[in-house]
This is a predicted structure of a 702-nucleotide part of an RNA (large-subunit ribosomal RNA, domain II) from a Candidatus Bathyarchaeia archaeon.
The full RNA is in RNAcentral, with records from ENA.
Taxonomically the source falls in Bathyarchaeia (SeqCode) (Archaea, Thermoproteati, Candidatus Bathyarchaeota).
Context: one part of a larger RNA
């Protein structure tokens, strides 16, 4: 790349719709006839309907229950079926296709690999050690024993062949589906090996590893049951039009499956003074937010005081007095609560109503589904850590199944719901210096940090700066600076080695001279000394301090390859406020076309005359879409009917041209190739449409 490749077929099966026949319907097997893969005529056996109720006897438009002539259940009435055909879905069958691992067989093939066994053969260089026995000598009362020889034992020793495979390197699409190099174990033995033979699948064999039984072993291989089963994964083939979900509840050996309901679709129907939704009005339900402390609890201080406790008097377990102890109730003040409430919203919900809005959305019956893994955002809660793209509920919105514009990029955020065409217009969010469409627009402030210009930043700190408020000092001279003073009793007392303003302790820290000067603010000395401050005067001459609130800035500010406002860059092209203009989407408008539904008009066919169906025109309306429902078509192969075309060239193939809303079409549009069939139109039947299944088969290329 080509071909093949997946909802089929059967059942007098079930159910629903449509069509046709009959009004009760209908035959089955079988038979007869004919123009014989078929058709016609018989055939009423049987089936469905025609009456139900009851477990049944049974009764019957009723019946069952029941004591019941009660109530209730199921029926009757209003309202009919049946046969065949076609279609939707379901059932039983492999039942849309492919796919296991496995299970079973008194089916079969395997021990040429390998395990063990049997029979019969074969092999083991060389070297070492030197058991028993024996001999001699010594020795013993005799034995025993010792020494020297001889001898040649051993799952003995070293080490080739042979058998094995310890460690390591290589190899790992290998030279090899277990190898190569070095190293290593056994090597007269439970050794190795040739040939022949035996044991067979829940069986063998096993010095036992679930090892081995032909590169396969927790049960070999092959054939069969067999299309095992697969709530699982993958795949499932042409077009256009209309509508369009769900990821919830309940149940489940249930949780990734399924059933019923909710949600989607199609057909029929009821209602039309109508159901639904919204809005207004009226009535009602409720206990949340908030708040409160009246209950239930929690919890703080004070008052008062029952009671308890302690102390004292007392002989006393009578009694009395006192208390900085505890404390019920009560009072004052101030609190807290999902499982507290004397209270109590907003929103929501229910009912009624309407010259209201909307415009078929609501309801009933039946056919067909899909879905029952959801997800993010905002709001209100639980769990968690007032963590998580966390988890679990509720309400709403989106995505899912939603394109377009904005947010640099982006399922979910902001704007906005795509029928088609337009080299037309207006706007939304968001933008308007350049990249980039549109303002280097206007006015007034703020920021100087590149703060900022579409991620965020705390506690805390600071004479940043703007605005505003409160307050103090000040021409009787403030604040800052400079000059001078800053004293005496007294070295206050105590302490201490010393303590003199300045280690420490104490003290109505006092008095005096003064313009002012602390029994002393800090530095300093061993202690003094010395420097300085508070405080005062002079010089100078105009504002100088303290505190609060608001705006914009600063620090606080840390992550690993080179940085970022999308970038360039910007002192506005940053921030705040006001204003005008413009850009900007598939939104809206304009013009034209198509479609759905409805209304009106009109033509045709049928008619039980009510109407039904088909077509045309006008107007209005509609047309995002996954799973899914419904509708209408295109094409392929074959068959029946039936115009026709073809060697003056059929099909097929290549190129061009034309038509249709798409699938597609143009037998007789043109050219070429090809060389014998093709086929309008009307119907019928299906092995009927390919890009996917790590699909299957074949060919080619690299």
């Nucleotide at each position: 790349c080509a071909g093949c490749g997946a909802g089929u077929u059967a059942c007098u099966g079930g159910u629903c719709a449509c069509g046709u026949g009959c009004a009760g319907c209908u035959u089955a097997a079988g038979g007869c006839c004919c123009u014989c893969a078929g058709g016609g005529c018989c055939g009423g056996a049987g089936g469905c309907a025609g009456a139900g109720c009851g477990a049944a006897a049974g009764c019957g438009a009723g019946u069952c229950u029941g004591a019941a002539u009660a109530g209730g259940g199921c029926g009757a009435c209003c309202a009919g079926g049946u046969a065949c055909g076609u279609g939707g879905c379901c059932g039983u069958a492999g039942a849309c296709c492919c796919g296991a691992a496995g299970c079973c067989g008194u089916g079969g093939c395997g021990a040429u690999c390998u395990a063990c066994c049997c029979u019969u053969g074969a092999g083991c260089a060389g070297g070492u050690u030197g058991a028993a026995g024996c001999c001699g000598c010594c020795g013993u009362a005799a034995c025993a024993g010792g020494c020297g020889g001889u001898g040649g034992a051993g799952g003995a020793c070293c080490g080739a062949a042979c058998c094995g495979u310890u460690g390591u390197g290589g190899g790992u699409u290998g030279a090899a589906a277990a190898c190569c190099g070095c190293u290593c174990g056994g090597a007269u033995g439970a050794c190795u090996u040739g040939a022949g033979g035996g044991u067979a699948g829940g069986g063998g064999u096993g010095a036992a590893a679930g090892g081995c039984c032909a590169a396969u072993c927790a049960a070999g291989c092959u054939c069969g049951g067999a299309g095992a089963u697969a709530g699982c994964u993958g795949g499932u083939u042409c077009u256009c039009c209309c509508c369009g979900a769900a990821a919830c509840a309940u149940a489940u050996u249930u949780a990734g499956g399924u059933a019923u309901g909710g949600c989607c679709u199609c057909a029929g129907g009821a209602a039309a003074u109508g159901a639904g939704u919204c809005c207004g009005c009226a009535g009602g339900a409720g206990g949340u937010a908030g708040a409160g402390c009246a209950c239930u609890g929690a919890a703080u201080g004070g008052g008062u005081c029952c009671g308890g406790g302690a102390g004292c008097c007392g002989a006393a377990u009578a009694g009395g007095c006192u208390c900085a102890c505890c404390u019920c109730c009560c009072c004052c003040a101030a609190u807290c609560a999902a499982a507290c409430u004397c209270c109590g919203a907003a929103u929501u919900c229910c009912u009624g109503u309407g010259c209201g809005a909307u415009g078929c959305u609501g309801c009933c019956u039946g056919g067909g589904a899909g879905a029952c893994a959801g997800u993010c955002g905002u709001u209100g809660a639980g769990c968690g850590a007032u963590a998580a793209u966390g988890u679990c509920c509720a309400a709403c919105g989106g995505c899912g199944a939603g394109a377009g514009g904005g947010a640099a990029a982006g399922a979910a955020c902001c704007c906005a719901g795509a029928u088609c065409u337009a080299c037309c217009g207006c706007u939304a969010a968001g933008g308007c210096c350049c990249c980039g469409g549109a303002g280097u627009g206007g006015c007034g402030g703020c920021u100087g940090a590149g703060u900022g210009u579409a991620g965020c930043g705390a506690a805390g700190g600071a004479u940043g700066u703007g605005a505003u408020c409160u307050u103090g000092c000040u021409g009787a001279g403030a604040c800052a600076a400079c000059u001078g003073g800053g004293a005496g009793g007294u070295u206050g007392g105590c302490u201490u080695a010393g303590a003199a303003g300045c280690a420490g302790c104490c003290a109505u820290u006092c008095c005096u001279u003064u313009a002012a000067a602390g029994a002393g603010u800090g530095c300093g000395u061993a202690a003094u000394a010395g420097c300085u401050c508070a405080c005062c005067a002079g010089u100078c001459c105009a504002g100088c301090g303290a505190g609060g609130u608001c705006g914009c800035g600063c620090c606080g500010a840390g992550a690993a390859u080179g940085g970022u406002c999308g970038g360039g860059a910007c002192u506005a092209a940053g921030c705040c406020g006001c204003c005008c203009g413009c850009c900007g989407a598939a939104g809206c408008g304009u013009a034209g076309g198509a479609u759905u539904c409805g209304a009106c008009g009109u033509g045709g066919u049928c008619u039980u005359c009510g109407g039904a169906c088909c077509g045309c025109g006008u107007c209005g309306u509609c047309u995002g879409g996954u799973a899914g429902g419904g509708g209408a078509g295109c094409g392929u192969u074959c068959c029946g009917g039936g115009a026709g075309c073809g060697a003056u060239g059929a099909a097929g193939c290549g190129g061009g041209g034309g038509c249709g809303g798409a699938a597609g079409c143009c037998u007789u549009c043109c050219c070429g190739u090809g060389g014998a069939g093709c086929g309008a139109c009307c119907g019928g039947a299906a092995g009927u449409g390919a890009g996917g299944a790590u699909g299957c088969u074949g060919c080619g290329a690299c």